Description: This is a predicted structure of a 537-nucleotide part of an RNA (small-subunit ribosomal RNA, 5' domain) from uncultured compost bacterium 5-18.
Context: one part of a larger RNA
This record gives sequence, structure tokens and C1' cells, in this order.
RNA sequence: CGAACGCUGGCGGCGUGCCUAAUACAUGCAAGUCGAGCGGACCUGUUUUAAAGCUUGCUUUAAAACAGGUUAGCGGCGGACGGGUGAGUAACACGUGGGCAACCUGCCCGUAAGACCGGGAUAACUUGCGGAAACGUGAGCUAAUACCGGAUAGUUUUCCUUCCUGCAUGGGAAGGAAAGGAAAGGUGGCGCAAGCUACCACUUACGGAUGGGCCCGCGGCGCAUUAGCUAGUUGGUGGGGUAACGGCCUACCAAGGCGACGAUGCGUAGCCGACCUGAGAGGGUGAUCGGCCACACUGGGACUGAGACACGGCCCAGACUCCUACGGGAGGCAGCAGUAGGGAAUCUUCCGCAAUGGACGAAAGUCUGACGGAGCAACGCCGCGUGAGCGAAGAAGGUCUUCGGAUCGUAAAGCUCUGUUGUCAGGGAAGAACAAGUACGAGAGUAACUGCUCGUACCUUGACGGUACCUGACCAGAAAGCCACGGCUAACUACGUGCCAGCAGCCGCGGUAAUACGUAGGUGGCAAGCGUUGUCC
Repeated sequence: CGAACGCUGGCGGCGUGCCUAAUACAUGCAAGUCGAGCGGACCUGUUUUAAAGCUUGCUUUAAAACAGGUUAGCGGCGGACGGGUGAGUAACACGUGGGCAACCUGCCCGUAAGACCGGGAUAACUUGCGGAAACGUGAGCUAAUACCGGAUAGUUUUCCUUCCUGCAUGGGAAGGAAAGGAAAGGUGGCGCAAGCUACCACUUACGGAUGGGCCCGCGGCGCAUUAGCUAGUUGGUGGGGUAACGGCCUACCAAGGCGACGAUGCGUAGCCGACCUGAGAGGGUGAUCGGCCACACUGGGACUGAGACACGGCCCAGACUCCUACGGGAGGCAGCAGUAGGGAAUCUUCCGCAAUGGACGAAAGUCUGACGGAGCAACGCCGCGUGAGCGAAGAAGGUCUUCGGAUCGUAAAGCUCUGUUGUCAGGGAAGAACAAGUACGAGAGUAACUGCUCGUACCUUGACGGUACCUGACCAGAAAGCCACGGCUAACUACGUGCCAGCAGCCGCGGUAAUACGUAGGUGGCAAGCGUUGUCC
């Protein structure tokens, strides 16, 4: 140290947990949401009407209106975030410092202005047909915040005029001409209505914020037993393309460009903040957490969009797997769990959206394997415990012995006490801030009201979890091992063995008195760990 192996193992807190096959994946879940954009369909309730039944005021059926609910489809926003992995990449990929007078930016904020008049479709639905399925196709109907045309309006492009200004290419402002050129409503309130108004959406312009794109200086691997490399190659002109500069692409012209200050080639590798080590200088590493990049079965391509060349979107090709009625189809865990395989080796097919954050929604809310938690593992760090005091007949027993004794040793037994932890019982959180609703008050606004915004009070919401924590009761009752003891290096004797069996990091031990092998007693060290192995300093 992301470790592994051997022996051993009581508890808690906080972390960490496929480093190997970017191998293949059963199953479930991981991205939806909005009915306050739209037309339907279905369900429930109330009322009215009609019909039928008859118990003559009830039941059933049908239709209409109103209210509520559900939602396949059209439509909007989001699926470019969040999550994973490190294959590729030696590169403006990353780090750092600059630049864009060469750029874009949905949602958000500010300022200003506007939202006028029309039109044609299409899904859903009905119906016909094809198909095993996936799904497809013909006809008919209909709506919109879907789509299209016109008006108006800044503005854009090109040209002209004038003014201001800069470090070059230039930049900015005003006026004129031509061309092109916006929009969408919904839900409430007041009103008989016309209409007015609030909120949420919509359109245009300018500015901001945020996020991104591009360019440049410098910096960080190995090999020279890799010395030459280059044809869109280097530059120019015209054109195209892009949000934008540029051989980015193309036609033509010139013949350049790079290189021992290491080009090119080969090998290796995601980069950094950081982490380990070290007195430092350095050396090593790039797990977890954070920033950036790249990738999403392999290779290629674009579509949609503010944003992708898009992990759980599309198309083509390939390998593989599955279904098939053999005509044809379906799939992509480097998301969370989990399986097989590989390996010395790495976890639960758990709970919850209560909190934080995200998407959508006016909101209630829905979704969220992000996240919050629990589970498993001494994998790591930290903390605690395995008792405390007294106790010599120095008990028994073991070991050694010069047979006198010595030692294990106050150790045990015994007595007194405590209850960390444990078991049982009782109490029991913080994490909750909201939002919504009700009431009251204030503010902006309105002709006025509703509504909106803010504040106060009430009400409501906890996965973890009856968890943490606190209190009481109970019995020392349940909780110690591992390695070493020749020197380095703290710690020694006896027996067994006899260059055998064995030990060993180095020096070296063992061939009959082995403090070095094996066992026992003793001792030393560390301790819920201790040793060994591997890697780095």
C1' cells in the first nucleotide's frame, strides 16, 4: 500500500473494496415528465330528456350537459446532465500563462418593443389488406403552443455617404438604396356581453451571466543498436465550407517545410490537483475524492438539436448471441446489483426518495441504482475492552538443579469492588429546511377584484430506526494471539537428532555435549492482530 498468503480473531467510529479479460453476459431496475398546448378514447358521479320493465316510483338502457379521474397518440421540454471505464492517445490531450478586431450559447437575469390577418394538412380514430413476429400499407375523418402564407418591426447581407477610433489585418456609430425577413396561446378573476386584468408561456433586438469552440508561448516518458522525414507536403491566389480562423476542402501557381536545441520511427502511457518517501534536493505513483480529456460490442456515417457525430437514439458493414412459420427479425452492463470466465485477489440480484442535487410541471406531484442509508470483508486508520485492589502456606503442578534449592510467581486460589463492553428491560433524538393548504399582515400592480411576491402563526412530511444516546438490573460471569530468542537484533536452558532430518535476509548452523535443526520450560517484541511475500522511497 486498492494488496495477497499463513496462523489467530471481542466491539465501535470513519474510510476503502476486479489493480487481471475495454472478456461474454441470464434477470430486475438505472430518463422521464407536462391533461394549465391538442383532438380523441375509456371510467366514475350529478342533472335533464327519451325508451323499456313493472314492485307507479324505482331499476335498466340510450343520448346530452356539467364535474372529476386515467392516458395510447400529436405537441413541448429533458434524454449532450448525472453515472461508468482508461481501451486508445506522446497530442495544444493535460498543466500553466495569454489571445479571438476569427466565434456560438437552450434554460436564467436586465432593458426596449411586440404578439395582427389568414390557410392547408396529419397522427390518434374508423375501415380494408399484408406479415409467424418485428412491423408495414391503402382509403376516410379531425385538433393544436404542430406546419405554412401575408402584414408590421427592429435587425441581417450587399452597395453608397458621413463621423469617431485602434497595436496590423481593422473596429464602432448614423443616414440612404436593394434583397431577404417574427410570434402562440393557456389557466384564473371581474363583467350580461364587448372587454379589462393577473400569472405562466411566445416573438424580436441589445446587454449580462453561465457553459462551450478555436489559436499561441512554456512545461512534464524511454530508445540514436531509430538519421533522415514530408506531396495537401510548405506557401500564395481564386472558390467552397464552418458558429468561427485555418490546406479544413478544392482548382491553379511557386518549391518549399521539419531535423543532433533529436525530426521521423519504434516502445510505453490517459494528464493534473494530489498521494508515498525523503532533512531537503530529489525519486516513485496517478486507487478512493476533485478538475480536464477520451471511449461506449468493433469500424464508418450523418440526422435532430442551443448543444452530440450522441453509453441505456438512428443508418450501414463486421464478429458474436437469441427468436423464427426459414420469408425475416431482435440485442449490446466500461450504469446499480448479480452470473460465468480469468486470477494470488476485490462485496448485497438490499431499503428509501426523509435529506442534498437533477429532469419535467403553475402547482400538487411524478421520475431519479445520482444520492442518502443499511449489508458483507481486520482491507486500512483511529478508539475501547479482555478486569481493578488486596492476596506468601511463596499452594499444587511444570521446568531446571550443584538435590541445598531456583523459577513460572501476586501469577493462581481466596476476599472486596467495578460494569467499559456484553445480555435483558425502559426511555429515546438531531438530521425538517421547505413546498402545498388555512388564517392574518405588508408590498408592487390593477379602474377594481381575484391572483402574484414577501413575512408571521397553525397544520403536515424520517429510508436509516426504536438506530445513536441515556437510565436501570445481572454475573468476572463470554473476549489473546502471533513471531522471535548465534551475530546484525531485544530475548537461554534442557532433551531429541547426529553433515541425517532440517534452518537460512546476510554471515552461516548440523559430522554425539547444537543458546542457530525439532520439542518443552523460560524469556523478548508487537498485540486484535502478528508474521511472510510483492511493489515503491